The RNA shown here (transfer RNA) has 65 nucleotides and comes from a bovine gut metagenome. It matches the Rfam family "tRNA". Rfam describes the family as follows. Transfer RNA (tRNA) molecules are approximately 80 nucleotides in length. By type it is a transfer RNA. The coordinates come from a structure-prediction model, not an experiment, and the mean pLDDT is 83. The sequence is in RNAcentral, with records from MGnify.
């Protein structure tokens, strides 16, 4: 300084269901694939705490690069 989806990463002036690309499955399509389009699954926001009406956003602590 950094930890967020199987992986790579945004989101950190506190707020709306937590989000993209990949890659997964599911249908389309094809003689069957591959590409291609459509949709869906998938997160204790490292852990524990504290402040707050409200924390992934601040603050302690601790674990790990």
């Nucleotide at each position: 300084c950094c930890g967020u989806a199987g992986c790579u990463c945004a989101g950190c002036u506190g707020g709306a269901u937590a989000g993209a690309g990949u890659g997964u499955c599911a249908g389309a399509c094809u003689c069957c694939g591959a590409c291609u389009c459509u949709g869906a699954a998938g997160g204790u926001c490292a852990c524990a705490g504290g402040u707050u009406c409200g924390a992934a956003u601040c603050c302690u602590g601790c674990c790990g690069g």